About this RNA
Predicted 3D model of a 70-nucleotide RNA (Glycine riboswitch aptamer) from Hungatella effluvii. The coordinates come from a structure-prediction model, not an experiment, and the mean pLDDT is 78. The sequence is in RNAcentral, with records from MGnify. The organism belongs to Hungatella, within Bacteria. The model forms 89% of the base pairs in the Rfam consensus.
RNA sequence: AGUUCGGGAGAGACCGCCUUUACUGGCGGAGCCGAAGGUGAGAAAAACUCUCAGGCAAAAGGACCGGAUU
Numbered sequence: 001a002g003u004u005c006g007g008g009a010g011a012g013a014c015c016g017c018c019u020u021u022a023c024u025g026g027c028g029g030a031g032c033c034g035a036a037g038g039u040g041a042g043a044a045a046a047a048c049u050c051u052c053a054g055g056c057a058a059a060a061g062g063a064c065c066g067g068a069u070u
Base pairs, nucleotide, nucleotide: 001070002069003068004067005066006065007064014029015028016027017026018025031056032055033054037052038050040048
């Protein structure tokens, strides 16, 4: 490093309009989060910074941590 197993945070089941059998799909609005990826400073980097992307019930995803294995 690969595969696999376990753990794994934050923030809205927000509001309006149209639409649908159905929060089904679309558009718009002002918020919020920081842990895929990306940006910035920096010798290099980060859990710092930005919030472009992403996300804000559950599920999924998830940096990172641990076990097994190649």